[in-house]
RNA sequence: AGAGUUGGCGGCUAGGGUUCCGGUCUCAUCAAGAGGCGCUGGUCCGAGAGCCGCCCCCCGAAGGGAGACAUCCUUCGGGCGCACGGCGGGACAAAAGCCCGGGAGAC
Repeated sequence: AGAGUUGGCGGCUAGGGUUCCGGUCUCAUCAAGAGGCGCUGGUCCGAGAGCCGCCCCCCGAAGGGAGACAUCCUUCGGGCGCACGGCGGGACAAAAGCCCGGGAGAC
């Protein structure tokens, strides 16, 4: 100086709205219900830069089969860095730290 990798999934939370439940108000009421209101909550959505776990990958060690090696498998230990960030748009019922997006931009 150049090249490559720096990844995936699950659970949870910050957060989010209102499809369903619940709540509340109005209407109606034999029964069945209808509408308004995100309203502490349950269902639900949910982080690149939040938490936890597992996997992939990388390094080291020991062991196993065949074998001249290479290679493959198992187990154990370790590594998996850094990360300021709009406006606007998109989906689902709707919104959001979800997706566009480690984007635009800044340093």